[in-house]
Molecule: Glycine riboswitch aptamer
Organism: Insulibacter thermoxylanivorax
């Protein structure tokens, strides 16, 4: 300078689980009750690094850091819509993050 990959954006795709119940309300909804789901976000934890202590042969405790679609269900979600991790397809901006 410049790619790639991040970041922003646009357009497609996109799973899961009560159209449960009960009071309020003209509806949307809002509170409660019992049952679920995990792909908004968020939390945990391997292997291994590292550092400290203790054995004085092997080692062993302790701490930090440590990843997920895995794990837990705060939150959030269980017709539709809307939202969705992610994925494709571009499109910008700036060398600032790698």
């Nucleotide at each position: 300078g410049g790619a790639c990959a991040g970041c922003a954006u646009u357009c497609u795709g996109g799973a899961g689980a009560g159209a449960c119940u009960c009071g309020c309300g003209u509806a949307a909804g809002c509170g409660g009750g019992c049952g679920c789901c995990g792909a908004a976000g968020g939390g945990g934890c391997a292997a291994g690094a590292c550092g400290g202590a203790a054995c004085u042969u092997c080692u062993u405790c302790c701490g930090u850091c440590g990843a997920a679609a895995c794990u837990c269900u705060c939150a959030g979600g269980c017709a539709a819509a809307a939202g969705g991790a992610c994925a494709g397809a571009g499109u910008g901006a700036u060398u600032u993050u790698g």